This is a predicted structure of a 94-nucleotide RNA (SAH (S-adenosyl-L-homocysteine) riboswitch aptamer) from uncultured Comamonas sp. Its Rfam family is "SAH (S-adenosyl-L-homocysteine) riboswitch aptamer". For this family Rfam cites "Riboswitches that sense S-adenosylhomocysteine and activate genes involved in coenzyme recycling" (Wang et al., Mol Cell, 2008). The prediction has a mean pLDDT of 75.

RNA sequence: UUUCCGAGGAGCGUUGCAGCGCCGGCUCAGGCGUGAGGCUCGGAAAGGCAGCAGCGGCGCAAUGCCCCUGCUUUCCGGCAACGACGCUCACCCA
Numbered sequence: 001u002u003u004c005c006g007a008g009g010a011g012c013g014u015u016g017c018a019g020c021g022c023c024g025g026c027u028c029a030g031g032c033g034u035g036a037g038g039c040u041c042g043g044a045a046a047g048g049c050a051g052c053a054g055c056g057g058c059g060c061a062a063u064g065c066c067c068c069u070g071c072u073u074u075c076c077g078g079c080a081a082c083g084a085c086g087c088u089c090a091c092c093c094a
Stems, first nucleotide, its partner, number of pairs: 001046008009089006017038001019034005037082001050072005056066003
């Protein structure tokens, strides 16, 4: 960084940006449909980068270069913020 899962109480309606699908085929324009957890936190997997360690190769040699593999934590305590508009329920306080 990407994907999936969980959590942030739940439901209904409206709008429609992004995204997605279709059409069109502009020269970087449009139409229709869908569309309000797309945000944050945690977990898992994959990839990339960095550091450390190990094996090997190159080189006269080096604290150099290259390839591959592995690792990058443990314990205790505490704890979120936010999500267009309207309505309903739940929960808490007075």